[in-house]
Context: one part of a larger RNA
RNA sequence: CGUUCGAAGCCUGAGGGGGCCCUUCGAUAGUACGAGAGGACCUCGAAGGACAAACCUCUGGUGUACCGGUUGUCCUGCCAAGGGCACUGCCGGGUAGCUACGUUUGGCGCGGAUAAACGCUGAAAGCAUCUAAGCGUGAAGCCGUCCCCAAGAUUAGGCUUCGUUUGAGGCUCCUGGGAGAUUACCAGGUUGAUAGGCUCUAGGUGUAAGGCUGGUAACAGCUUUAGCCAAGGAGUACUAAUAAGCCGAAUUAUC
Numbered sequence: 001c002g003u004u005c006g007a008a009g010c011c012u013g014a015g016g017g018g019g020c021c022c023u024u025c026g027a028u029a030g031u032a033c034g035a036g037a038g039g040a041c042c043u044c045g046a047a048g049g050a051c052a053a054a055c056c057u058c059u060g061g062u063g064u065a066c067c068g069g070u071u072g073u074c075c076u077g078c079c080a081a082g083g084g085c086a087c088u089g090c091c092g093g094g095u096a097g098c099u100a101c102g103u104u105u106g107g108c109g110c111g112g113a114u115a116a117a118c119g120c121u122g123a124a125a126g127c128a129u130c131u132a133a134g135c136g137u138g139a140a141g142c143c144g145u146c147c148c149c150a151a152g153a154u155u156a157g158g159c160u161u162c163g164u165u166u167g168a169g170g171c172u173c174c175u176g177g178g179a180g181a182u183u184a185c186c187a188g189g190u191u192g193a194u195a196g197g198c199u200c201u202a203g204g205u206g207u208a209a210g211g212c213u214g215g216u217a218a219c220a221g222c223u224u225u226a227g228c229c230a231a232g233g234a235g236u237a238c239u240a241a242u243a244a245g246c247c248g249a250a251u252u253a254u255c
Base pairs, nucleotide, nucleotide: 001152005163006162007161008160009159010158011157015149016148017147018146021049022048023047024046025045026044027043033038051106052105053104054103055102059100060099061098062097066093067092068091069090070089071086072085073084074083075082076081109145110144111143112142117137118136119135120134169247170246171245172244173189174188175187176186177185194240195239196238197236198235199234200233201232203229204228205227210223211222212221213220214219
């Protein structure tokens, strides 16, 4: 821009893409078969591999915005307590998120038309013949069924609702995000829980500082499962989403 008034929401599915895998074991059955050695078809069940998708409850990884320990040195006048630098100084853990080595799920089955093949009926050709007319059975393959995209499917679809100046709806702008380079998308903008703050809480670290007691001291014990805490959850308008602006819908015919 189109989709022949403008919108919002929900669909249909022309068409396209994906998937389709394999192994082992148990039973049937040491049966059929075979002199024996050996050893099934068919059918049922159970595990597993690789692959794929989603997810983070568990097991782990990461987690330079969390907590603790610790070395050297400089600084806050000193003690104590802290801060800077040294690869995040080094080390031990670790929330959210992201993740695999983790978890869950998937391939099934069924229907249709077939290939090779096997058949029925059956002439040409009084017989015979699966084929010439006609009719069946029959594959991990083909077409569906399963998952995803999809009306620019220009044949531009359908349904519901709203609106055309009494203006539906959208945008700018702002707060943000399971979204993201920008854009887009999504959640919100006071008729508000969108983000921050605050409170509570999950969870992490591991018992703060100060004080008291014991010890010559290093240090230990008690106060104290403390103190501190990021991205998690809930609540709460305290702060910021104020205010405002812009776009926006009828050709033809009739009266």